[in-house]
RNA sequence: AUCAGUUCUCAGGGCGGGGUGUAAUUCCCCACCGGCGGUUAUAGUCCGCGAGCGCCUCGCACGUAAAAAGGCUUGGGUCAGCAGAUCUGGUGAAAUUCCAGAACCGACGGUUAAAGUCCGGAUGGUAGAGAAUGGAA
Numbered sequence: 001a002u003c004a005g006u007u008c009u010c011a012g013g014g015c016g017g018g019g020u021g022u023a024a025u026u027c028c029c030c031a032c033c034g035g036c037g038g039u040u041a042u043a044g045u046c047c048g049c050g051a052g053c054g055c056c057u058c059g060c061a062c063g064u065a066a067a068a069a070g071g072c073u074u075g076g077g078u079c080a081g082c083a084g085a086u087c088u089g090g091u092g093a094a095a096u097u098c099c100a101g102a103a104c105c106g107a108c109g110g111u112u113a114a115a116g117u118c119c120g121g122a123u124g125g126u127a128g129a130g131a132a133u134g135g136a137a
Stems, first nucleotide, its partner, number of pairs: 002136002005133006016030004031117002033106002035049004044104002052082002054079001055076002059072002062070001086102005108120003
């Protein structure tokens, strides 16, 4: 130095101005933001991963006359539905990653009115990153 194990720490940004309206950080005009690993070269849009919803599933003293629906809850993880979105030119050995230009995308629930940016689950969880320790050939 390498690789198991254990412990610990860390691990998401963004509505400012104007308009309409009884009411909008939700609509309209302008604006703003970009998790993690990979990649001949730096990525929201390439390849893959993550939380959430869905789906499947264990359970319940909830729900019901009993059921069912529904509610709460355990687990699953590829099952894959929501799961989304980029092109043109330039440089170069190499870039859908850089430079120039023009585009596009963004879970669920809530709300006096429809939300990537407000509030909530969440003082949560996680892809992963780092440190310590330690065994092994």

Predicted 3D model of a 137-nucleotide RNA (FMN riboswitch aptamer (RFN element)) from Pacificibacter marinus.
The sequence was found by an Rfam model in a public genome assembly.
The model forms 100% of the base pairs in the Rfam consensus.
NCBI's taxonomy places the organism under Bacteria, Pseudomonadati, Alphaproteobacteria, Rhodobacterales, Pacificibacter.
Its mean pLDDT, the model's own confidence on a scale to 100, is 78.